[in-house]
């Protein structure tokens, strides 16, 4: 310099032939216990790495850009 790949709550992920985002674990509350752990139930919590463009409508299509990993030279 060049190819490809992945970036989605704190953490690990799903979500695809475009229609307004889930799930598991952690956080918090309630139950339960002498009491804590574990269970149970419930709550909050993320405009989807950044800017643009395409559409009625974009996590998802197209572009440039970061940030990472992997290859090549």
């Nucleotide at each position: 310099g060049c190819u490809g790949g992945u970036g989605u709550g704190g953490c690990u992920c799903a979500g695809u032939u475009g229609g307004u985002a889930g799930a598991g674990c952690a956080a918090c509350g309630c139950a339960u216990u002498c009491g804590u752990a574990a269970u149970g139930c419930g709550u909050a919590g993320g405009u989807c790495g950044g800017c643009g463009g395409u559409u009625c409508a974009a996590a998802u299509c197209c572009g440039c850009c970061c940030a990472u990993c992997a290859g090549c030279u």

Model confidence (mean pLDDT): 81 of 100. The RNA shown here (transfer RNA) has 73 nucleotides and comes from an Oligoflexia bacterium. It was read from a public genome assembly. Lineage of the source: Bacteria > Pseudomonadati > Bdellovibrionota > Oligoflexia. Rfam family: tRNA. Gene Ontology term of the family: triplet codon-amino acid adaptor activity. It is annotated as a transfer RNA.